[in-house]
Context: one part of a larger RNA
RNA sequence: UGCGGGCCGCCUGAGGGGAAGCUGCCCUCAGUACGAGAGGAACGGGGUGGCGCGGCCUCUGGUUUACCGGUUGUCCUGGCGGGCAACGCCGGGCAGCCACGCCGCAAGGGGUAACCGCUGAAAGCAUCUAAGCGGGAACCCCUCCCCGAAAAGAGGCGGCCUGUCGUCACGGGGUAACCCGUGGCGGCGCGGGCUCCCGUAGAAGACGGGGUUGAUGGGGCGGGGGUGUAAGCCCCAAGGGGUUUCCCGAGGGGUUCAGCCCGCCGCUCCCAAGAGCC
Numbered sequence: 001u002g003c004g005g006g007c008c009g010c011c012u013g014a015g016g017g018g019a020a021g022c023u024g025c026c027c028u029c030a031g032u033a034c035g036a037g038a039g040g041a042a043c044g045g046g047g048u049g050g051c052g053c054g055g056c057c058u059c060u061g062g063u064u065u066a067c068c069g070g071u072u073g074u075c076c077u078g079g080c081g082g083g084c085a086a087c088g089c090c091g092g093g094c095a096g097c098c099a100c101g102c103c104g105c106a107a108g109g110g111g112u113a114a115c116c117g118c119u120g121a122a123a124g125c126a127u128c129u130a131a132g133c134g135g136g137a138a139c140c141c142c143u144c145c146c147c148g149a150a151a152a153g154a155g156g157c158g159g160c161c162u163g164u165c166g167u168c169a170c171g172g173g174g175u176a177a178c179c180c181g182u183g184g185c186g187g188c189g190c191g192g193g194c195u196c197c198c199g200u201a202g203a204a205g206a207c208g209g210g211g212u213u214g215a216u217g218g219g220g221c222g223g224g225g226g227u228g229u230a231a232g233c234c235c236c237a238a239g240g241g242g243u244u245u246c247c248c249g250a251g252g253g254g255u256u257c258a259g260c261c262c263g264c265c266g267c268u269c270c271c272a273a274g275a276g277c278c
């Protein structure tokens, strides 16, 4: 742009795409069928692996330069607390992202190929075929996942708007107030876009949520979680110093399941989405 009005929402599914996958072993069938014996199956059923592909993060395990703790050197420093040294090094570690972890890739129905058959004439027989009927593949179609009204036979369903008000000009009608038609301008209306606050959505666009009739993001508070028991104060204290009753003191204990922190889950309009433009 089109789909002969526009917009929004929900569908249908023509058609297209997909690893729709490959394979080992064990148990059972069964010491059965078969076979003189020796030996020794299959169909079917169940279980468990390997490779590959896709998805996910409950568990396990990585990472986690958010975070918490320990500690070395040095600098700032009364203490506390910090800077730098690869995150200084080390011990942990939620979310997220991952695999070494978890889940799926199953079963079934229909149609056929070669082929195997039933009935059966032409051709008194025979013949799977000529009429008719049955079976039969990792194949084809459906069943599973994704895209998909531009599927030109361009689909369906639902909702909303498609208009209304004011004013001006012209034409007409009317005694007049006013009415009708055409056109211009302006307001409002459905809906969309921009803008603003955001998102496990994301290269930009796009997509999804929210914008005060608000919990969208931040903050605060609570829950949950990570570290692992903060500072200050009190008590104890090896030992050292000084001497008559004192000072210093590593470290330990208590306060303290503390303190610090959080990309998670909630609550709360405190802050920012106010206002507005096309």
Stems, first nucleotide, its partner, number of pairs: 005161007015147004021051008034039001052105005060099004067092005072085005094263001108142004115135004163188011192278003196210004216272003219268005224262004232255005239248003
Predicted 3D model of a 278-nucleotide part of an RNA (large-subunit ribosomal RNA, domain VI) from Desulfurococcus amylolyticus. It matches the Rfam family "Bacterial large subunit ribosomal RNA". The RNAcentral record of the full RNA draws on ENA. The prediction has a mean pLDDT of 84.